[in-house]
c-di-GMP-I riboswitch aptamer from Nitratifractor salsuginis, 99 nucleotides, folded computationally. Its mean pLDDT, the model's own confidence on a scale to 100, is 86. The same sequence occurs in records of 2 taxa.
RNA sequence: ACUAGAAAAUGCCACCCCUGUUGCGAGGCAGGUUCGGAAAGCCAUGGGUCUUUGAUACUGUCACUUGGCAGUAAAUGAGAAGAUCGCCAGGUUGCCUAA
Numbered sequence: 001a002c003u004a005g006a007a008a009a010u011g012c013c014a015c016c017c018c019u020g021u022u023g024c025g026a027g028g029c030a031g032g033u034u035c036g037g038a039a040a041g042c043c044a045u046g047g048g049u050c051u052u053u054g055a056u057a058c059u060g061u062c063a064c065u066u067g068g069c070a071g072u073a074a075a076u077g078a079g080a081a082g083a084u085c086g087c088c089a090g091g092u093u094g095c096c097u098a099a
Base pairs, nucleotide, nucleotide: 003098004097005096012037013036017032018031019030020029021028022027035086041092042091043090045089046088047087048084049083050082051081052080053079056073057072058071059070060069061068062067
């Protein structure tokens, strides 16, 4: 250095719930609390979930300026805008130890 996390050390973070504050909401922030965590540090890039809204979206084809036609999906929720990194994956930085 890579890889790994059995036992430890030093510090670190803080679920649920409560209080205050902020947001339409999911949630965020601050304090208390301490379920847990080796990335529970950071980044919403992909999937999931959640919130608000509520009718379009995708593919093919014709036209060529945001339109026509066809197929498929869609109020058992399309699409859009958000939230969550303590849901998972990915990216990136990093403490201790070497059984």